The RNA shown here (transfer RNA) has 76 nucleotides and comes from a Candidatus Nanopelagicales bacterium. Its Rfam family is "tRNA". Gene Ontology term of the family: triplet codon-amino acid adaptor activity. The source organism's lineage runs through Bacteria, Bacillati, Actinomycetota, Actinomycetes and Candidatus Nanopelagicales.
[in-house]
Order: sequence, then C1' cells, then structure tokens
RNA sequence: GCGUCUGUAGCUCAACGGAUAGAGCACCUGACUUCGGAUCAGGCGGUUGGGGGUUCGAGUCCCUCCAGGCGCACCA
Repeated sequence: GCGUCUGUAGCUCAACGGAUAGAGCACCUGACUUCGGAUCAGGCGGUUGGGGGUUCGAGUCCCUCCAGGCGCACCA
C1' cells in the first nucleotide's frame, strides 16, 4: 500500500432497519453479619469511534476519516 473484520456503559458482550439501546461484572446505597466477605433488594452509569448521506425511521444500510486486529504485497 491492497483486502477484510472490529469499534455500543469503567470492563466483557447483546440488540430482525421499527416505540424510551439492554445484560453480566465492577461501582454506590440498603438489608443480612460482631466486622468483612458471600448472598439478597434497589440505584448510578451511553456523543452506539468522528463527520456526512439514504430512509417516515439508522447501533444496524452507504460514503469518508480515525483507531485497532488479521491476511497479502513491498522494503534499495
């Protein structure tokens, strides 16, 4: 450089183009406990990588850019 895949909560991941993007863990509060842990209940947490487009409607489809993985090519 070419091709391809990925990017969503602090982390790991869901979500047929269709209402208000969810789950587990973590974190916070409470219950329980002598205390802690475990367990139980509740809560907090989102620019769906950036920009543009298509559509009545985009996390999802298209273009471009950015970051990363993989394959191939190049390297006097």